Predicted 3D model of a 263-nucleotide part of an RNA (large-subunit ribosomal RNA, domain VI) from a Bacilli bacterium. The organism belongs to Bacilli, within Bacteria.

[in-house]
Context: one part of a larger RNA
RNA sequence: CGUAGGAAAAUUGAGGAGAGUUGACUAUAGUACGAGAGGACCGAGUCGAACAUACCUCUGGUGUAUCUGUUGUCACUCCAGUGUCAGUGCAGAGUAGAUAUUUAUGGAAUGUAUAAACGCUGAAAGCAUCUAAGCGGGAAGCCAACUUCAAGAUGAGUUUUCCCAUUUUUAUAAAGUAAGAUCCCAAAAAGACUAUUUGGUUGAUAGGCUAGAGGUGGAAGUUUGGCAACAAAUUGAGCUGACUAGUACUAAUAGAUCGAGGA
Numbered sequence: 001c002g003u004a005g006g007a008a009a010a011u012u013g014a015g016g017a018g019a020g021u022u023g024a025c026u027a028u029a030g031u032a033c034g035a036g037a038g039g040a041c042c043g044a045g046u047c048g049a050a051c052a053u054a055c056c057u058c059u060g061g062u063g064u065a066u067c068u069g070u071u072g073u074c075a076c077u078c079c080a081g082u083g084u085c086a087g088u089g090c091a092g093a094g095u096a097g098a099u100a101u102u103u104a105u106g107g108a109a110u111g112u113a114u115a116a117a118c119g120c121u122g123a124a125a126g127c128a129u130c131u132a133a134g135c136g137g138g139a140a141g142c143c144a145a146c147u148u149c150a151a152g153a154u155g156a157g158u159u160u161u162c163c164c165a166u167u168u169u170u171a172u173a174a175a176g177u178a179a180g181a182u183c184c185c186a187a188a189a190a191g192a193c194u195a196u197u198u199g200g201u202u203g204a205u206a207g208g209c210u211a212g213a214g215g216u217g218g219a220a221g222u223u224u225g226g227c228a229a230c231a232a233a234u235u236g237a238g239c240u241g242a243c244u245a246g247u248a249c250u251a252a253u254a255g256a257u258c259g260a261g262g263a
Stems, first nucleotide, its partner, number of pairs: 001152001005163007015149004021049006033038001051106004059100002062097001066093005071086002074083003110144002118136003164262001166175003180258004184200005205251003208247005214240003221234005
């Protein structure tokens, strides 16, 4: 820009893309078959490999604004207590998130038309012949089925709901508006930017605060014991990024723009 008014949603599916793998074992059965050696079809079940998709409950790693221990050094304020720097100083753990080696799921079954191969009936050619007319079943393959995109499918589809018939003009159009949308702002399940999504006071969108979860692992101060290092009690303490709720304290203020009149 189009889809013959303007919007917000929900859809149909022409067509496209993806997927499609395979092994071992068990019973049937040491059966059919075979002199024996050996050793099945068909159908049934179990466990895998690789691959793919999704997720973070479990198992793990990561987790440089979490917690703890500790070395050197400097500083605050001498002790005590803290802090800077030293590859995050080093070391031990670890929430959220993202993640795999974790977990879950998948390939199937089924139908249609067939290939090779196999057949039935059957003449030309009194026989024979799967073929010439006709008919049958037949594959990991084809077409459906499964997953996904999809009406720019210009053949532009369908359904529901909302907005209406204003003003001016040279009747071509323009203006202010409606429903609605955007700018702008707070953000994240999103993200290079954009877009998407959640919100903007009739508000829980982010921060803060409160309470919890999870993490760390027993704060400081004081008291007691010990000459002391240290230990114990107060005390599952104190601290705590991303997690879950609640709460308008702070910031989403104020405002601006676009947007139909129906060949």